[in-house]
């Protein structure tokens, strides 16, 4: 330089064009306890990397770009 993946909640993910964007863990309350952990019930956190396209309709398609991990030429 050229390829490939991946990027969605605090963490680790799912969700691959269709109408409220989810799980689990984490956090907070409340419940249970002497009291804390476990447990159980509710509840708060997301502009889905960016920037433009393409569709009636975009987290999901495309182009550019960023960040990250991988694999490979070459020069020195």
């Nucleotide at each position: 330089g050229g390829g490939c993946u991946a990027g969605u909640a605090g963490c680790u993910c799912a969700g691959g064009g269709g109408u409220u964007a989810g799980a689990g863990c984490a956090c907070a309350a409340c419940g249970c306890u002497u009291a804390u952990a476990a447990c159980g019930u509710u509840g708060g956190g997301g502009u889905c990397g960016a920037u433009g396209g393409u569709u009636c309709a975009a987290a999901u398609c495309c182009a550019u770009c960023c960040u990250a991990g991988c694999c490979u030429a070459c020069a020195a």

Model confidence (mean pLDDT): 83 of 100. A computed fold for a 76-nucleotide RNA from Candidatus Magasanikbacteria bacterium RIFOXYC12_FULL_33_11, annotated as transfer RNA. RNAcentral holds the sequence, with entries from ENA. Its Rfam family is "tRNA". Rfam's curators write: Transfer RNA (tRNA) molecules are approximately 80 nucleotides in length.